Source information
Small-subunit ribosomal RNA, 3' major domain from a Candidatus Zixiibacteriota bacterium, 477 nucleotides, folded computationally. RNAcentral holds the full RNA, with entries from SILVA. Taxonomically the source falls in Candidatus Zixiibacteriota (Bacteria, Pseudomonadati).
Context: one part of a larger RNA
């Protein structure tokens, strides 16, 4: 000077505490270890690896096996030589890759000799490799941590490392402001400047609206209109402790009130200092070095990643009456849509199926369910739970045996609230309840978002985990 102390002191944070719902106990998805395997392709490894690279493994993807091929290659350039193209079509053999075979038979210039060009053989420079190293490296990214830090010029202090500022007294969500001080400025953070969202004015008015006037309908903004609400999407106001009472050091600020949609950073998201783990990635890409070169490179078929005595991690469903089941009645938002969304009608119990208005979408389709009325069921392994498993089927697709999702009849396992332990969360937040979106032919209990119903608690900071300042001890650096 750090860093470390079962040292001290002061502060914070769902860190404890106070609640509220989970995990861990049961089926199942789903990942990851062991074990199997001809192959179960590689990689992540406390926090910060394990619904994670992967926003989607039936072929393909596919790197991984078996087994058939290829050898200037599936791909780049670039030279020499020869060649009539190539694509694309016919038949054969093959799992296919390919091998024979059929038909067609190029473009431009031109001094008609011939050059070029686009293919295709031969030869040779090279290709090529998801092979090896993230401890050769870029780039991206995790983390402490949105934690308040972390540093420079000049001065000054000290022989020197280095100190000072940055420490002190307040104060703040913050090295955030104040006030003192051998300091006096400054940067990189912190705030603001950017986006949403909450109020309110103004300008606009169709595909949205419908107050008022008029027409019409079983019925609807359905039409003529209209420019009030609403609602879009631009340009503006608006929030600063401004005001007022109280503390406070005449301060920075703290408190309480008023008014106001809103009040003290309104709430939400981007944004992540200097660094640290040789932290992750050589399989996004890029790259250094090293190694494969008839193969550690290309092409195919098939299987494989999907296995399964078992262990763990993340999640869906559930053990019931705040329910479960039947029939009837409302209410979103934010998204997607021409290789798509698909009304109305038709046919099926259904999954869908036929059809095709409309819609390149504020216009037309996807489009709600928890909740509300009313019947039943009466606490029971049930009219609770749905796993398995038997048949029949839809649907993508060439192709659902290894391996897909989804209906229908039937079948009805375990499971009667879960040990030590642990996890989340402080408000439109938990829980709960349902849509949509990337990926995508087809697959979603994951992921990313979107609304709807919507709680409880917080004395407080002794204690456990982490982090910050200051300050001590130290045999460690």
């Nucleotide at each position: 000077u750090g860093a470390c102390g079962g040292g001290g002191g002061c502060c914070c944070g769902c860190a404890c505490a106070a609640g509220c719902g989970g995990u861990g106990g049961a089926u199942u998805a789903u990942g990851u270890g062991g074990u199997u395997u001809a192959a179960u392709u590689c990689g992540a490894a406390g926090c910060a690896a394990c619904g994670c690279g992967a926003a989607g493994a039936a072929c393909c993807u596919u790197a991984c096996c078996u087994g058939g091929a290829c050898u200037u290659g599936a791909c780049a350039u670039a030279u020499a030589c020869g060649g009539g193209a190539a694509a694309c079509u016919u038949u054969c053999a093959g799992a296919g890759a390919u091998g024979a075979u059929u038909g067609c038979c190029c473009c431009u210039c031109u001094u008609c000799g011939g050059a070029g060009g686009u293919c295709c053989g031969u030869a040779u420079a090279c290709a090529g490799g998801u092979g090896c190293u993230g401890c050769a490296c870029g780039g991206c990214u995790g983390u402490c941590g949105u934690c308040a830090g972390c540093u420079c010029g000049u001065g000054c202090c000290g022989u020197g490392a280095g100190g000072u500022g940055u420490u002190g007294g307040g104060u703040u969500a913050a090295g955030u402001c104040c006030c003192g001080c051998a300091a006096c400025g400054a940067g990189c953070g912190c705030a603001a400047c950017c986006c949403c969202u909450g109020c309110c004015u103004g300008u606009a008015u169709u595909u949205g609206c419908c107050a008022u006037c008029a027409g019409g309908u079983a019925a609807u903004g359905c039409u003529g209109g209209g420019a009030a609400c609403u609602a879009u999407a631009c340009a503006g106001g608006g929030a600063c402790c401004g005001c007022c009472g109280g503390u406070g050091a005449c301060a920075a600020g703290c408190u309480g009130g008023a008014g106001g949609a809103a009040g003290g950073u309104g709430g939400g998201g981007a944004c992540g200092a200097c660094g640290u783990c040789a932290a992750g990635u050589c399989a996004u890409c890029a790259u250094g070095g090293c190694c494969c070169u008839u193969a550690c490179g290309u092409c195919c078929a098939g299987g494989g990643c999907u296995a399964c005595a078992c262990a763990c991690g993340u999640a869906a469903u559930a053990c019931a009456a705040u329910g479960g089941u039947c029939g009837g009645u409302a209410c979103a938002g934010a998204g997607u849509g021409u290789c798509g969304c698909a009304a109305u009608a038709c046919c099926g119990u259904g999954a869908g199926g036929u059809g095709g208005a409309g819609c390149c979408a504020a216009u037309c389709a996807c489009u709600a369910a928890a909740a509300c009325c009313g019947g039943c069921c009466u606490c029971a392994g049930u009219u609770c739970a749905g796993a398995u498993u038997g048949g029949a089927g839809u649907c993508u697709g060439c192709a659902a045996c290894u391996c897909g999702a989804c209906u229908c009849c039937a079948u009805g396992a375990a499971g009667g609230a879960g040990g030590a332990a642990u996890c989340g969360c402080u408000a439109g937040u938990a829980a709960u309840c349902g849509c949509g979106g990337a990926u995508c032919a087809g697959c979603a209990u994951g992921c990313c978002g979107c609304g709807g119903u919507g709680a409880a608690u917080a004395c407080g900071u002794u204690c456990c985990c982490g982090g910050g300042c200051c300050u001590u001890g130290u045999a460690c650096a």